[in-house]
Molecule: small-subunit ribosomal RNA
Organism: uncultured Flexibacter sp.
RNA sequence: AGAGUUUGAUCAUGGCUCAGAAUGAACGCUGGCGGCGUGCCUUACACAUGCAAGUCGGAUGUGUCGCAAGACACAUGGCAGACGGGUGAGUAACACGUGGGAAACUUACCUCUUAGUGGGGAAUAACGCUCCGAAAGGAGCGGUAAUACCGCAUGAGACCUAUCGCUGGGAUGCGAUAGAUGAAAGCUGGGGAUCGUAAGACCUAGCGCUGAGAGAGAGUCCUGCGUCUGAUUAGUUAGUUGGUGAGGUAACGGCUUACCAUGGCAACGAUGGGUAGGGGGCCUGAGAGGGUGGUCCCCCACACUGGUACUGAGACACGGACCAGACUCCUACGGGAGGCAGCAGUGAGGAAUAUUGGUCAAUGGGCGCAAGCCUGAACCAGCCAUGCCGCGUGAAGGAAGAAGGAUCUAUGGUUUGUAAACUUCUUUUAUUUAGGAAUAAACUCUCGGACGUGUCCGAGCCUGAAGGUACUAAAUGAAUAAGCACCGGCUAACUCCGUGCCAGCAGCCGCGGUAAUACGGAGGGUGCAAGCGUUAUCCGGAAUCAUUGGGUUUAAAGGGUCCGCAGGCGGUCUUAUAAGUCAGUGGUGAAAUCUCGUAGCUUAACUAUGAAACUGCCAUUGAUACUGUAGGACUUGAAUUCGGUCGAAGUGGGCGGAAUAUGACAUGUAGCGGUGAAAUGCGUAGAUAUGUCAUAGAACACCGAUAGCGAAGGCAGCUCACUAGGCCUGGAUUGACGCUCAGGGACGAAAGCGUGGGGAGCAAACAGGAUUAGAUACCCUGGUAGUCCACGCCGUAAACUAUGAUUACUCGUUAUUGGCGAUAUACUGUCAGUGACUAAGCGAAAGUGAUAGGUAAUCCACCUGGGGAGUACGAUCGCAAGGUUGAAACUCAAAGGAAUUGACGGGGGCCCGCACAAGCGGUGGAGCAUGUGGUUUAAUUCGAUGAUACGCGAGGAACCUUACCAGGGCUUGAAAGUUAGUGACCGGAGUGGAAACACUCUUUUCAGCAAUGACACGAAACUAGGUGCUGCAUGGCUGUCGUCAGCUCGUGCCGUGAGGUGUUGGGUUAAGUCCCGCAACGAGCGCAACCCCUAUCUUUAGUUGCCAGCGGGUUAAGCCGGGGACUCUAAAGAAACUGCCAGCGCAAGCUGAGAGGAAGGCGGGGACGACGUCAAGUCAUCACGGCCCUUACGUCCUGGGCCACACACGUGCUACAAUGGUAGGUACAGAGGGCAGCUACUGGGUGACCAGAUGCGAAUCUCUAAAGCCUAUCUCAGUUCGGAUUGGAGUCUGCAACUCGACUCUAUGAAGCUGGAAUCGCUAGUAAUCGCGCAUCAGCCAUGGCGCGGUGAAUACGUUCCCGGGCCUUGUACACACCGCCCGUCAAACAAUGGAAGCUGGGGGUGCCUGAAGUCGGUAACCGCAAGGAGCUGCCUAGGGUAAAACUAGUAACUGGUGUUAAGUCGUAACAAGGUA
Repeated sequence: AGAGUUUGAUCAUGGCUCAGAAUGAACGCUGGCGGCGUGCCUUACACAUGCAAGUCGGAUGUGUCGCAAGACACAUGGCAGACGGGUGAGUAACACGUGGGAAACUUACCUCUUAGUGGGGAAUAACGCUCCGAAAGGAGCGGUAAUACCGCAUGAGACCUAUCGCUGGGAUGCGAUAGAUGAAAGCUGGGGAUCGUAAGACCUAGCGCUGAGAGAGAGUCCUGCGUCUGAUUAGUUAGUUGGUGAGGUAACGGCUUACCAUGGCAACGAUGGGUAGGGGGCCUGAGAGGGUGGUCCCCCACACUGGUACUGAGACACGGACCAGACUCCUACGGGAGGCAGCAGUGAGGAAUAUUGGUCAAUGGGCGCAAGCCUGAACCAGCCAUGCCGCGUGAAGGAAGAAGGAUCUAUGGUUUGUAAACUUCUUUUAUUUAGGAAUAAACUCUCGGACGUGUCCGAGCCUGAAGGUACUAAAUGAAUAAGCACCGGCUAACUCCGUGCCAGCAGCCGCGGUAAUACGGAGGGUGCAAGCGUUAUCCGGAAUCAUUGGGUUUAAAGGGUCCGCAGGCGGUCUUAUAAGUCAGUGGUGAAAUCUCGUAGCUUAACUAUGAAACUGCCAUUGAUACUGUAGGACUUGAAUUCGGUCGAAGUGGGCGGAAUAUGACAUGUAGCGGUGAAAUGCGUAGAUAUGUCAUAGAACACCGAUAGCGAAGGCAGCUCACUAGGCCUGGAUUGACGCUCAGGGACGAAAGCGUGGGGAGCAAACAGGAUUAGAUACCCUGGUAGUCCACGCCGUAAACUAUGAUUACUCGUUAUUGGCGAUAUACUGUCAGUGACUAAGCGAAAGUGAUAGGUAAUCCACCUGGGGAGUACGAUCGCAAGGUUGAAACUCAAAGGAAUUGACGGGGGCCCGCACAAGCGGUGGAGCAUGUGGUUUAAUUCGAUGAUACGCGAGGAACCUUACCAGGGCUUGAAAGUUAGUGACCGGAGUGGAAACACUCUUUUCAGCAAUGACACGAAACUAGGUGCUGCAUGGCUGUCGUCAGCUCGUGCCGUGAGGUGUUGGGUUAAGUCCCGCAACGAGCGCAACCCCUAUCUUUAGUUGCCAGCGGGUUAAGCCGGGGACUCUAAAGAAACUGCCAGCGCAAGCUGAGAGGAAGGCGGGGACGACGUCAAGUCAUCACGGCCCUUACGUCCUGGGCCACACACGUGCUACAAUGGUAGGUACAGAGGGCAGCUACUGGGUGACCAGAUGCGAAUCUCUAAAGCCUAUCUCAGUUCGGAUUGGAGUCUGCAACUCGACUCUAUGAAGCUGGAAUCGCUAGUAAUCGCGCAUCAGCCAUGGCGCGGUGAAUACGUUCCCGGGCCUUGUACACACCGCCCGUCAAACAAUGGAAGCUGGGGGUGCCUGAAGUCGGUAACCGCAAGGAGCUGCCUAGGGUAAAACUAGUAACUGGUGUUAAGUCGUAACAAGGUA
C1' cells in the first nucleotide's frame, strides 16, 4: 500500500466482498511447563448454609467463677455501624466533565491558639417478684449507678437589638460603645509535705469534657461551556415566571404559603417519545475521526418494590426503624419472621464465566491509654490455554540417496529425504535427592543516651498465611512433551484415486452433469504453533457522509419561476476600540494509562522511578495587519431623474376578412363519402356539386425567421385606452442603500373540479363498420363531456438548456436583433441581447468552450447501490381527483453512464447473384423404382436429419458381404509375430451332423554340397480380439456460408482505454481489380496469373490413323505400291495485350456489329476454396486418449433378417399421346471397355439365348447408336395411347433364384386425358430432347452414379418487390448476438409486510373517591413539679378504587399489494422506424 466482482472487451460511476488489528468472548480439534493479568456481558431472577462491624471494665450497675489479681455474661453509656465492599436498575439531569463563584453555608474525630472544668437534683435499664402469649415478644409492681438526664452559678471578641465611624457602585463587610441571651464530667497512674480512721482531699502527669477562634481534610449550594437519537414530536408552562410579606433550611432560592402582576421557554429545536450511568481511559486509525465505557482510579445512583421520617457532625442509612405491596418461611391459625446488586456457594436463565479454601504475616480501617479484639477490605492459595510474555519437545555427523508410501514420460526415474536407521554430544524441562530465602519493620517489653518521672534517638528480644514455595546443587537418561488450518483466483502452497448438477463446498467471484489442483480420501506442500481454526462484535481498508477529503448536462442528485423576513456573505479611505485573532506569563488540566530515559524480577510480559505529554479551560499583560463594533469621509457597486428607442410583454374594449357548419331559395340528377381494400353513414322525401342570401362560434393563412418579448408558465389578424419592462447616450442626484435566501408569500402549461353562459370545428367516453386467431387498439362513419367566456379551486409536467442565483477574470472567426458614433442603404468601432464554429482549459467520454460544464468568490437547494417505493403509516392542503412530507421488513450482486467492436433492424444509401422479372421444361395428381420417417418384428444392424439428411455412407444385401436375430460349436482363441520340438502338409476316401466340427482309413516332403532355410503341425509362455461407448477428449478427411471478396500484420500516428487509422473517401472493376486523394508507409493470406482440356495456326513425327495427286486392284471397300498435302494422332511453339483507331475521362478505365483476327475485352470449361462460422459430419474407412467385455460385447457355422407394410415425405423413371404410336427402308458420333473377356462370321430358336468358329491383351480385332430422313398406317377413343398387375411357358448366372435375381415369349391390359396450395432447374452449344459407354459385378433389383457425343431453342424491359451476399452509414435495453432480449395478468409454493370488526397487555397523564406510616400545624379534660408526652384532630402523601380519553405493543376472521422461485397459461407492451416513434 491494495485486491476480486457489472462488459464480448473498455473507461468512469457505484455498491457488495476480502487481506489487518482488537475482544471480559463462545464453539470444534488438539494440549508439555512457568511467570503476570482476567473470569455471570444473559434474570437489578429467587436464594439453603457459614462468614462479611464491632470495640471500650482506664465512664457505670448487677451477677457468676476465683484466695486474690483478674476473667466471663447481661444491661446503661461512649465512639464506630454515613467508611470499606457490591451492582448499573433508574437517570438525557448541574448526573457527569471542565472552569469559575458562595459578599448565601456546615463540619465529629485531627492540628494550633485562647478561656474554663464550681455547686446541686430527679429518674431509669439490667436485676427481683407477678402475669399474658405456641412463639416473637409484652404488661404491672419494687429497687439502683454513671462521662446517661435536668436545673443553678460564672462566662466571651460568638449571636441578637440600638448608636457611631471606616470601606464599598450597592447588598454588605470591618471596628467601637451599651444592653440582653447563654457551658461543662469525670477517669487512670504517681507522690507523699499538710488534713483525714479510711476512702480520699491536695499536688502532679496523662486521657477526657465545655465556650470561642484559626487550619487541614470532607461536604452542601449556584453557575459559563461541553454532553445520544428522531420534526412522521411544534408549540409548551399555572407555583408556571416575577414581586411583596411570612415560614422553613447549615445556607441562597417558589423550597413552602398568602396576596399582586402575566409572565417564562421554544426553529441556535422548547415540550413529549426512544435509548443510555458519566469521566480518566480502552480498541482502531497516518491523522481528523469512528466505536466503546469490562478489569484499575474519580464521581453519581441504587440496596426485594414504593413511601416516610428518626438518631446523628454526617443518612432519609446494603448486613438500622416504621408503613404499604409482592414473594418465601414458621405457626397451637390467634399471630409472627425474612431480604447475598458483601465473600464463598445453590437453583434458574444462557453459547458462556471459578473454591461453601488459608491468614490477619504485610498494607489499610474501626474501637481502645495500651496489650489487644474485629476486618470474605486486603494479602495469598485453588480452578480455566481466557489473554499477554518466556522456555521446551533435542544438537552435530550420517547416501546403499535403504525399506515402505505416493507418483510418472513406468526395464527405470522423481518425491517423502539427512528424514530414518546408525555414531557422537548436550540435559533446559519433567523425575528423584539435598540445601533453602527476601518479603519484618514496628508496637509492647528490657537496656542505654539526650533537657525535667513524658517525648525522641540507639541497641536487644518477639512476630511469615503464602511455603519447605522461589532459588541453588547433584543423579539418571534423548530420556517426559505437536498439533491445527489451508493448498481455483483474491492468497503462500499440486498431484493421484473415488464421486458424476449426486453427495457436497462456498468470505466474494463461483466449483460439481465421467479425465474436478474448488466435493470426499490419500501422498506431497504452505502457514501458524501449545495452540490452530470457526462464529459474533467494533475500527480500518471506505475519499462509501468527504473539516482534513466527494459530488449534482447524460451515472444518484438544481427547488417549475420570482419576491422576500430571519440567517450567511459583502466596495474604497480614515479614526477609535480590542470581541474574534496572535504572542508572553500565571493557575488548572488527580493518580494510573500512552511516549521517552533509567532501574528491579535470569529475559520478556509485569513493575518501580524520572521526564515529557495531556493538543483543554480560566486569568492576566501586550500586538492591531485582517474580521467585528462605533464614528467620519468617498464614488466605481446599487438606485433615481432628464432625453431617445424596442418588442406576438400584460389587462380591457372595438373592428375585419378567409375558411367551416347550419338554414332559406335556385340550378341539377344518381350517386356522394370513405379506405390498403371495404363497409357503417348520407341520398329520388332530391343528397354530393354549383350560385345567392342569412346566422353562429372558434382560430387568425401569407409576412414568419436560425427572429422578438417575458422571471418562469407563456405570448401572433387590425386598432384604441390603461399598466409594466428592457436597452442606449450623456449630464445631474443619493451615498454601499448590495448579493443570496431556510420558513413564508405570489405566479404557475395541459388535464381535472364547482357555478353560470356558450357550443361552429375538433374530440376522451360511447356506438357502429372494418382489420384480426382474438382486436375492449391502430383505420373509417358518427358522437358526449371537454376545448371557448366570466368567477373560484387544483398546483402538477421530459415545468428541459435534463445545466440554481449573483459578481469578477480568461485566444479567436462568423451571422443576426436593438441603440449610439458625422450626413450613410458600404464599412468600421462600441454597449446590451440571440445563434453557429473554435484555442487553451475542463471532462469518464460524448462534449463544453465569454450565454462555460474554464479560473475564483458568496449564498441557497439536492445526492449517497438496485428493487420494495415516491409505496405504507402519520401529519397537512384540497369539494373531489389527488398533492406535499415520506419510511421499514424483505430481496439481489449488481442496477446505471459514456464510448468500442460485432451482430441484428418489417432503418437508409450503393452494388452483385437464374435472387426476382422475361422465358423454356419440370416436381406436387397416376403407376412403378429407390431412399427416409413411422409401424411391425426374434431381428427388421448402424450412421446421416432445415438450407448443408432422405437414388446419402452403398461404385452392386439370394450365401458371402453382415456389423442384426435364432440355434449349434471354440476359449492363447478365426488371423499375425518370437522361441523349443516334430516332419510332414496338401491330396484322396468314409462315418455322424444343417454345417462348423469331431472321428477313421490311405498317401507322403521340397531347395541346398553342407550349415541351414522354406512349408506345415504343435505343448507352454509373452502376446490377442471387440463394427462395444464417448465425433461434446482428438488426428485426419469432408459439407456449408462461398469462388463470396474479403481476412490480417509490422512500423508510425490518433485515443486514458477497448480500439481506430491503413482497409474510409471520389471514380472504376468479376474482384481490397486498378487509379486519384488522404497520417499513413509498406507487407502477408485470399482475387488474378502460373497448371489441364477446348477453339486457330506453324514446326517436328507419320503407325495400327489419313488418301489430294501418281500407279495397281475390287461388285464395293486405303484393299495394295506409295505419299505427308489434308483430317487425325502427340510433342514443341505462335497467338489476345484494350496493343491500334475514334469518342469520353486527370488517370484507372469505359463505349464503338470499328479495323485486323480462328478467337476481343476474364474467349469457353476444369482443377484450385483466405481468416474463420456451424462443440456441423464421421470413434462403422483409418488412426488415437479415456472407459467397458475377456468360456464373451471375442470367434466359427447353418438358417433367417437388412427386401416386412395401414400410412407420410423426398428423389427419379414411364406416361397420359398425332411435334405422336406402329410397321418397313435408310444415314451420321464421341468417349470408353475387352482373355475365367469382347466376339466378327455360319447355323438353330419367334425370342432371351444356344452350338460351332475366327480375330484381338487391341488408333490394327470386337462391343456400337438413337432421335433424324423416306414410305405406309392409325384419326382423337382410355384408343394400334399407356404399360402396371397377374396366369402360363422359358433363357442365363450361380453350390443354391422359396423368402429374394435379371431377361425372353405368349396371354392379361390397372391407374392415368397434363395435375390444388405450393415449389425446382436453366442465360448458349445452355435448357429441352436422343441414344452410347464405364465403374462396382458370377448374376442383378441401374429408372441410380460418373462420363460421351447427336439434334438444338426461347427470353432478360429492368432492379420496385422475394431470397442470399458485399461495402458505407444509422439505431439498439442484443453479445448463447432477433431462433436475441423482454413486460403484465392468471395459476402454484414460500417469505416479510400494510389495512381490519374484535381480543389481550404496557407505561404515562387527567378528574373524582378513599387513604397507611410519618413530618408539620392545632388542642382543655389523661400523665408529668416542669420541660414535655399520650390521645384526638387538620393539611399533604405511597398505595388502592373508579371514569373518560390519548399513546404504544402483541394477536386476529377477512383482505390489499410486494418480493423470490430451470423448464405452467394467455397475449406481445418495450429495445430496430420493435412493425401505431